A computed fold for a 145-nucleotide part of an RNA from a Clostridia bacterium, annotated as small-subunit ribosomal RNA, 3' minor domain. NCBI's taxonomy places the organism under Bacteria, Bacillati, Bacillota, Clostridia.
Context: one part of a larger RNA
RNA sequence: CACCGCCCGCCAAGCUAUGAGAGCUGAGGGCACCCAAAACCGCUGUGCCGACCGCAAGGAAGCAGGCGUCUAAGGUGAAAUCGGUGAUUGGAGUUAAGGCGUAACAAGGUAGCUGUAGGAGAACCUGCGGCUGGAUCACCUCCUU
Numbered sequence: 001c002a003c004c005g006c007c008c009g010c011c012a013a014g015c016u017a018u019g020a021g022a023g024c025u026g027a028g029g030g031c032a033c034c035c036a037a038a039a040c041c042g043c044u045g046u047g048c049c050g051a052c053c054g055c056a057a058g059g060a061a062g063c064a065g066g067c068g069u070c071u072a073a074g075g076u077g078a079a080a081u082c083g084g085u086g087a088u089u090g091g092a093g094u095u096a097a098g099g100c101g102u103a104a105c106a107a108g109g110u111a112g113c114u115g116u117a118g119g120a121g122a123a124c125c126u127g128c129g130g131c132u133g134g135a136u137c138a139c140c141u142c143c144u145u
Stems, first nucleotide, its partner, number of pairs: 003108001005105001008101004013095004018090003023085005031077004041068004047063002052059002111132009
């Protein structure tokens, strides 16, 4: 590029992220229960026992063994948190050259905007109230000359 202007919504198409979604799946952590190794500790210790005591018998101490508390690992269960995925579905954003109209910007061709209610393919339309950030005409008040 200046009305052959600007511009709004809906529909169609592509792309992007995202909400819902029967579910499926993964991660780390906590809780409850089951089972429970080893070490330490406690009880026991009829079996064993060279060093200490004892002339000896035996004693003391100790060992094997048994039981218990605690517990790693393992198993089971219910729930919570975070992530991935999921037929389908909701809107959002975006895109030179698709379809429909023309709501807004000039009095934008019904002035616009606004709260609310109803209605409608869509921008929107209608009712009631409010605002001037409305043009035009008349009057009033104020300011400047």
Its mean pLDDT, the model's own confidence on a scale to 100, is 81.